[in-house]
Small-subunit ribosomal RNA, central domain from an uncultured bacterium, 350 nucleotides, folded computationally.
It matches the Rfam family "Bacterial small subunit ribosomal RNA".
The coordinates come from a structure-prediction model, not an experiment, and the mean pLDDT is 91.
The full RNA is in RNAcentral, with records from ENA.

Context: one part of a larger RNA
């Protein structure tokens, strides 16, 4: 390069916006650069190829011809692609009116539990384990009660739910804020899709300045346990967990399934709307539009499965993969305070 793939085999970027770029909806004109038909020229010869022909054949010489995949000019064609112009509303957007929702950010406040305090009642154990012991307790612990101090997280609700692009998001309150669904009309009039590079968001540990610190606990320490236990059990514990602000940027960042957009049987839940029918009402029961889930048809798969929320049928753009090992390593390059992090190889070897 040119083919095949990327749910589990090797492959989907962690996740969005978004510039170039690639692709792009209905109608009407023009143009005629792409496309297409015609003719012209041109594409040396000499190789190579097919017919012949000369050396006794042949090698090799030679005569026609084919080839020269191309390029140029000129005429036309207007379907399609592309310009340009004049519409158009079915993509795609915006007002109006509702709807739910742990979507974010920022104050505030409430309870129950742990712990540790200071008291009161009480006394000999408490705790722990497989069984002990380390540990706490006659300086009164463990238990019970009041009363206080502080930090962290919100039982039941609670779901097979609901939000957010992913990561993520959960007590009530109150302020500031981003998406989204749905009903009908009005408006703009393709303004769309995707997106190399680039921004921006990215759990959890980590790491810097300072604040805070109840629990729970890396590292330590001591008890156990064992051949040994640098574990796993037990008693403690420090960073850390938590809050500000500033880094870091990975992940089983997973549905291991890129976005968008058409198409192609059904059945049941379940959550958020619309309108319709019955019922005073709770409610039922048909019917539609978004989300989420079970099964399941046709096709799909190597199966396992998937199966209108497709891994069926097709498009558009992007990212990746191409025998294990060595190695997501090494050098270099950029980033980072550091840890690293990202790009990424080769010898060698099965």
């Nucleotide at each position: 390069c040119u083919g095949g793939g990327c749910g589990u085999a090797a492959a989907g970027g962690g996740u969005g916006c978004g510039c170039a770029g690639g692709c792009g909806g209905c109608c009407g004109c023009c143009c005629a650069a792409g496309a297409c038909a015609g003719g012209c020229g041109u594409g040396a010869a000499a190789u190579c190829c097919c017919c012949g022909g000369g050396c006794u054949c042949a090698a090799c010489c030679u005569g026609g011809g084919a080839a020269u995949g191309g390029c140029g000019c000129u005429u036309g064609u207007g379907a399609c692609u592309g310009g340009g112009u004049a519409g158009c509303u079915a993509g795609a957007g915006u007002a109006c009116g509702g709807c739910a929702g742990a979507g974010g950010g920022g104050g505030g406040u409430g309870g129950a539990a742990u712990u540790c305090c200071a008291c009161g009642u009480g006394u000999a154990g408490c705790a722990g384990u497989g069984a002990a012991a380390u540990g706490c307790g006659u300086a009164g612990a463990g238990a019970u009660g009041u009363g206080g101090a502080g930090g962290a997280a919100c039982a039941c609700c609670g779901a097979u739910g609901g939000c957010g692009a992913a990561g993520g998001c959960a007590g009530c309150c109150c302020c500031c804020u981003g998406g989204g669904c749905c009903u009908g009309u009005a408006c703009u009039g393709a303004c769309g899709c995707u997106c190399a590079u680039g921004c921006a968001c990215g759990a959890a540990a980590g790491c810097g300045u300072g604040g805070g610190g109840a629990g729970c606990a890396a590292a330590c320490a001591g008890g156990a346990u064992u051949a040994g236990a640098u574990a796993c059990c037990c008693u403690g514990g420090u960073a850390g967990u938590c809050c500000a602000c500033g880094c870091c940027c990975u992940a089983a960042a997973c549905g291991a399934u890129g976005u968008c957009g058409a198409c192609u049987a059904g059945u049941c839940g379940u959550u958020c709307g619309g309108a319709g029918c019955g019922g005073u009402a709770a409610c039922g029961c048909a019917c539609u539009g978004g989300g989420u889930g079970a099964c399941g048809u046709a096709g799909c798969u190597a199966a396992c499965g998937c199966g209108u929320g497709a891994a069926g049928u097709c498009g558009a753009c992007c990212g990746c993969c191409u025998g294990g090992g060595g190695a997501g390593u090494a050098c270099g390059g950029u980033c980072g305070c550091a840890a690293g992090a990202u790009u990424a190889a080769a010898a060698c070897u099965c």